[in-house]
Predicted 3D model of a 100-nucleotide RNA (TPP riboswitch aptamer (THI element)) from Marinicauda pacifica. The sequence was found by an Rfam model in a public genome assembly. The prediction has a mean pLDDT of 76. It matches the Rfam family "TPP riboswitch aptamer (THI element)". Rfam links the family to the GO term thiamine pyrophosphate binding. Rfam describes the family as follows. Vitamin B(1) in its active form thiamin pyrophosphate (TPP) is an essential coenzyme that is synthesised by coupling of pyrimidine and thiazole moieties in bacteria. Lineage of the source: Bacteria > Pseudomonadati > Maricaulales > Maricaulaceae > Marinicauda.
RNA sequence: GCGACUUCCAGGGGGUGUCCCGGUGCGAACCGGGGCUGAGACCUUACCCUUUGAACCGGAUCCAGAUCAUGCUGGCGUCGGGAUGGAAAUGUGACAGGCC
Numbered sequence: 001g002c003g004a005c006u007u008c009c010a011g012g013g014g015g016u017g018u019c020c021c022g023g024u025g026c027g028a029a030c031c032g033g034g035g036c037u038g039a040g041a042c043c044u045u046a047c048c049c050u051u052u053g054a055a056c057c058g059g060a061u062c063c064a065g066a067u068c069a070u071g072c073u074g075g076c077g078u079c080g081g082g083a084u085g086g087a088a089a090u091g092u093g094a095c096a097g098g099c100c
Stems, first nucleotide, its partner, number of pairs: 001099002005097001006088005011050004017036008056081003062075004
């Protein structure tokens, strides 16, 4: 400065990308190690999201840019879908907490 953005309990929803090296394999692929982005790339008894819903899925083998490469970044996107109840706190001139 923002102006409810917050926290807790119970329930629910969701994601396994990409590049390099080694191993196995006819191959597809799998296993181990490392790099990149990210909250998370399976540390999972974790992480994120839960209708006030860009968590996540579809469109999409999409478009533009960047990259060794990749949803890596932006667009698409006030698109179409998508999982909820309770309690606490606050009372807009808002303590504490949260975010920048």